[in-house]
RNA sequence: AGUGGUGAUAGAGGUGCGAAAGUCAAAAGUAUCCGUGCAGAGGAAGAUGAAAUCCGCUGAAGCAUAGGAAAAAGGGACAAUCGCCGAAGUAAUGAACUGUUCAUCCGGUUGAUUACUGGUUCUGCAUUUAAUAGAUGCAGAGCUGUCAAGAUGCUUUAGCAUCUUGGAGAGCUAUCUCACCU
Numbered sequence: 001a002g003u004g005g006u007g008a009u010a011g012a013g014g015u016g017c018g019a020a021a022g023u024c025a026a027a028a029g030u031a032u033c034c035g036u037g038c039a040g041a042g043g044a045a046g047a048u049g050a051a052a053u054c055c056g057c058u059g060a061a062g063c064a065u066a067g068g069a070a071a072a073a074g075g076g077a078c079a080a081u082c083g084c085c086g087a088a089g090u091a092a093u094g095a096a097c098u099g100u101u102c103a104u105c106c107g108g109u110u111g112a113u114u115a116c117u118g119g120u121u122c123u124g125c126a127u128u129u130a131a132u133a134g135a136u137g138c139a140g141a142g143c144u145g146u147c148a149a150g151a152u153g154c155u156u157u158a159g160c161a162u163c164u165u166g167g168a169g170a171g172c173u174a175u176c177u178c179a180c181c182u
Base pairs, nucleotide, nucleotide: 002180003179004178005177007176008175009174010173011172014085016084017083018082019081022078023077024076032069033068034067035065036064037063038062042055043054044053046105047104048103049102050101051100088117089116090115091114092113093112095110096109097108098107099106118144119143120142121141122140123139124138125137126136127135128134146167147166148165149164150163151162152161153160154159
């Protein structure tokens, strides 16, 4: 000098990713509670069935109310501050805990495994939601970073710039390190 490595450390992409005290809008004059009228035996905590515990003719469920009172969570915007660059997100499959107990389902929280996505913006459709906000998925069209190949130009070589095409983060850059080989 060369070859190999999911090796170590530090970095880059930028409306970069995630969390977040607090404030604000909205949710909403909604849920719910009380009163009144009708009604007349059941009702309560995600759904169904059973159990237990409560409520109920001193009136349950339900309906109405141009009567009174009146929220909150999730989600959103701004954001002190914090952690970072597979940051993180999505899907599938397990596990633990949990929604009064049991069974089945449907959810919620926290891990794990596998797969996909470099990042981001807009448009359309679908799902979710109070929502035309936001999020997620699919498709399409852009912008952008990085590496490789090719073309052109500059340049003494090395290299640099522009364009085209393609790839993916187990990537890329820098400095070390280990092994092999010389």
The RNA shown here (Lysine riboswitch aptamer) has 182 nucleotides and comes from Jeotgalibacillus sp. S-D1. Its mean pLDDT, the model's own confidence on a scale to 100, is 79. The source organism's lineage runs through Bacteria, Bacilli, Caryophanales, Caryophanaceae and Jeotgalibacillus.